Molecule: transfer RNA
Organism: Patiria miniata
Formats: sequence, C1' cells, structure tokens
RNA sequence: GACUAGAUAGCUCAGUCGGUAGAGCACUGGAAUGGCAAUCUGGAGGUUGCAGGUUCAUACCCCGCUCCAGUCA
Repeated sequence: GACUAGAUAGCUCAGUCGGUAGAGCACUGGAAUGGCAAUCUGGAGGUUGCAGGUUCAUACCCCGCUCCAGUCA
C1' cells in the first nucleotide's frame, strides 16, 4: 500500500434486506435473613467511533476519516 472483518450501556455482546435501542454480568432501591452471601422483585445507566449525504424516517443504505484485528504484497 491492497483486501477482509469489526467499533452499540462500566464489561461481554444482540439488534432479522430503514419505522420506540436491548440481554447477561456489574451498579443500585426494596423483599427475605439475627446479620452476610445466594435468591426474588424494581430502578438507573446510550452523541449506536467521528463528520457529511440519501430518505417522511437510518445503529442499519452511500461517501470520507479515525482506531483495532487478520490476510496478501
């Protein structure tokens, strides 16, 4: 340098050929216990890597860029 795959909650990851952003763990209120853990039940937590474009509407489509991994040279 060329190509492939990826970037979504604190962490690990879903999100179906565009229409309300989710799960588990972690955190936290409550229940329960003599108390703690485990358990049960609620809650908070997001500029969907950055910036443009298309569209009535984009995490999703198109262009550019940044970062990470791999293959080739």